[in-house]
The RNA shown here (Glycine riboswitch aptamer) has 89 nucleotides and comes from uncultured Parvibaculum sp. The coordinates come from a structure-prediction model, not an experiment, and the mean pLDDT is 75. The model forms 91% of the base pairs in the Rfam consensus. Rfam family: Glycine riboswitch aptamer. Rfam links the family to the GO term glycine biosynthetic process. About the family: This family represents the bacterial glycine riboswitch. Glycine riboswitches usually consist of two metabolite-binding aptamers domains with similar structures in tandem. The source organism's lineage runs through Bacteria, Pseudomonadati, Alphaproteobacteria, Hyphomicrobiales and Parvibaculum.
RNA sequence: CUCUGCGGGAGAGAUCGGAGCGCGCACUAGGCUCCGGCGCCGAAGGAGCAACCGCCCCGGAAACUCUCAGGCACAAGGGACCGCAGGGG
Numbered sequence: 001c002u003c004u005g006c007g008g009g010a011g012a013g014a015u016c017g018g019a020g021c022g023c024g025c026a027c028u029a030g031g032c033u034c035c036g037g038c039g040c041c042g043a044a045g046g047a048g049c050a051a052c053c054g055c056c057c058c059g060g061a062a063a064c065u066c067u068c069a070g071g072c073a074c075a076a077g078g079g080a081c082c083g084c085a086g087g088g089g
Stems, first nucleotide, its partner, number of pairs: 001088008013038001015037007039072003045068001046066003052060003
């Protein structure tokens, strides 16, 4: 430096419109899914500037910045980073 396992791990509309599903005698409300719009988040990834660093021609560079991607009820999933254990270079 990297890989694996375990534990912790945030933020942001359950907003508007349309369609479909399901329930239902019918209507309405409510639920779910998909598509589109607007609003928003930054801690996968990506990109930009830069403190700083180096072998100083040039290069490496953030948790800062931008949101292309990703994400925005709960849950699930993802998750930078932190801790412990083990393996490899």